[in-house]
RNA sequence: AGUGCGCUGGACGAUCGCUUCGCUUUGCGGAGAGGAAAGUCCGGGCUCCAUAGGGCAGGAUGGCCGUUAACGGCGGCGCGGAGUGAUCCGCGGAAAGUGGCACAGAAAACAGACCGCCCGAAAGGGUAAGGGUGAAAUGGUGGGGUAAGAGCCCACCGGCGCGCGGGUGACCGUGCGCGCAUGCCAAACCCCAUCCGGUGCAAGGCCAAAUAGGAGGGUGAGCGGCCCGCUCACGAUCCCUCGGGUUCGGCCGCACGAGCCGGCGAGCAAUCGCCGGCCUAGAGGAAUGAUCGUCGCCCCACACGGGGAACAGAACCCGGCUUACAGGCGCACU
Numbered sequence: 001a002g003u004g005c006g007c008u009g010g011a012c013g014a015u016c017g018c019u020u021c022g023c024u025u026u027g028c029g030g031a032g033a034g035g036a037a038a039g040u041c042c043g044g045g046c047u048c049c050a051u052a053g054g055g056c057a058g059g060a061u062g063g064c065c066g067u068u069a070a071c072g073g074c075g076g077c078g079c080g081g082a083g084u085g086a087u088c089c090g091c092g093g094a095a096a097g098u099g100g101c102a103c104a105g106a107a108a109a110c111a112g113a114c115c116g117c118c119c120g121a122a123a124g125g126g127u128a129a130g131g132g133u134g135a136a137a138u139g140g141u142g143g144g145g146u147a148a149g150a151g152c153c154c155a156c157c158g159g160c161g162c163g164c165g166g167g168u169g170a171c172c173g174u175g176c177g178c179g180c181a182u183g184c185c186a187a188a189c190c191c192c193a194u195c196c197g198g199u200g201c202a203a204g205g206c207c208a209a210a211u212a213g214g215a216g217g218g219u220g221a222g223c224g225g226c227c228c229g230c231u232c233a234c235g236a237u238c239c240c241u242c243g244g245g246u247u248c249g250g251c252c253g254c255a256c257g258a259g260c261c262g263g264c265g266a267g268c269a270a271u272c273g274c275c276g277g278c279c280u281a282g283a284g285g286a287a288u289g290a291u292c293g294u295c296g297c298c299c300c301a302c303a304c305g306g307g308g309a310a311c312a313g314a315a316c317c318c319g320g321c322u323u324a325c326a327g328g329c330g331c332a333c334u
Base pairs, nucleotide, nucleotide: 001334002333003332004331005330006329007328008327010295011294012293013292014291015290016289018032019031020030021029022028023027034311038322039321041320042319043318044317045316046200048198049197053228054227055226056225058196059195060194061193062192063077064076065075066074067073078091079090080089081088082087092191093190097189098188099185100184101183114131115130116127117126118125119124139157140156141155142154143153144152158180159178160177161176162175163174164173165172166171204252205251206250207249214242215241216240217239218238219233220232221231222230223229259278260277261276262275263274264273265272266271297308298307299306300305
């Protein structure tokens, strides 16, 4: 000078408050925001619909192997590209079909020829090497060959096909054959493989009180994209729908969990196992604060004195990703 990560996000005390819990209740004691509580992007738990079953439609993912409750996350590895390097970025199929390829350029792909080169007196023909255009031009380099040229022929590289060896695999190495057919785009449609039912805690459940009157329907209801299919109830003193009341009711869900901390062990790692310890917000979508003092940090060059301190705030819970963030600290590597 860089590259890749991790941690922290003022400390202590006093006073006055707020929410909540406990108790021996004029009070005393305990607990009380974050690394992102945020965006709601992805995954899961849980809930009801049917223990969510088959098909279609739709959506998501996309090198391989692992990890996990699951993932589009994470770890390791493979191949290609960028970089002196640490490291970073990308990843199914263009040889099934359809479609697209602006401008420039002769031509953007069943073809075609502007300049040039060659043959020819010319007309015309041959050529795709060289020039020029473009993001991209019909395998590349060298040699032979030729009128000039061209996989036309040859060597090497690349490509395709078939083997052999290594690897769990992506893939790697190597042998033989084929002059070579197949430009690019799938974040164009599409194809292949795998996965996904819907609904979100205002889910949903329990209790108390009430269950009176009214309107409509006869097969109806449930399925929240559709079909199959499944389930439930009834022949009416029944069932369903609408609307109204109870209703500004109370409680649960709702804080012990894929939990946190420490140690040991397995593994390159992500991660997992065992042992020990701990309990850590839970609402009314409403609390989690304010003031003062001391110390620490930064600034005014120093002292005195003074000033400043980011992003932001739970709402069923958890795992990720992304985004925001003053200042500070640490590790590994180039």
Predicted 3D model of a 334-nucleotide RNA (Bacterial RNase P class A) from a soil metagenome. The sequence is in RNAcentral, with records from MGnify. Model confidence (mean pLDDT): 75 of 100. Rfam family: Bacterial RNase P class A. By type it is a ribozyme.